[in-house]
RNA sequence: UCAAGAAAAAACCAAACCUGCCGUGAGGCAGGGACGGAAAGCCACGGGUUUCCAGCAUUGUGAAAUAGCCGAGCUACCUUG
Repeated sequence: UCAAGAAAAAACCAAACCUGCCGUGAGGCAGGGACGGAAAGCCACGGGUUUCCAGCAUUGUGAAAUAGCCGAGCUACCUUG
């Protein structure tokens, strides 16, 4: 540097749900809590999904949310080869 995650160890993150706050909403943040995760670390670039807005409507050079939906990009721990 590349590939892999069978076995092991040390750490890390934290779904649902509950409480509080923020947001019209999707949803976010904090605390509790663990279903899971070998990138469940970062990033809205492509696709998907969701919300709002506009439109009679198919829809949209509209505004957002989602990285724990998938892909691209960047970075990284342990072990094995």
Description: This is a predicted structure of an 81-nucleotide RNA (c-di-GMP-I riboswitch aptamer) from a Desulfobacteraceae bacterium. The sequence was found by an Rfam model in a public genome assembly. Model confidence (mean pLDDT): 86 of 100.